[in-house]
The prediction has a mean pLDDT of 80.
Predicted 3D model of a 72-nucleotide RNA (transfer RNA) from Apicomplexa sp. corallicolid ex Leiopathes glaberrima.
It is recorded under the gene name trnK-UUU.
RNAcentral holds the sequence, with entries from ENA.
The organism belongs to Apicomplexa, within Eukaryota.
RNA sequence: GAGAUGUUAGCUCAAUGGUAGAGUACUCGGCUUUUAACCGAAUGGUUCUGGGUUCGAAUCCCAGACAUCUCA
Numbered sequence: 001g002a003g004a005u006g007u008u009a010g011c012u013c014a015a016u017g018g019u020a021g022a023g024u025a026c027u028c029g030g031c032u033u034u035u036a037a038c039c040g041a042a043u044g045g046u047u048c049u050g051g052g053u054u055c056g057a058a059u060c061c062c063a064g065a066c067a068u069c070u071c072a
Stems, first nucleotide, its partner, number of pairs: 001071007010024004018055001027041004048064005
């Protein structure tokens, strides 16, 4: 320098252009002599940034940032 892949909740990851979810963690409650385990509930998001297309974008297009890998 060129190319590929990825960026979503604290963490690990989903999500046919049509209300962004799960597991786990945290918080509260139940159970227990207590803790752990188990059960229930609640909370938690500027979907990396900016722009475009569209009635509608995490999703499609463009530019940029960062990370990993490949080639030179």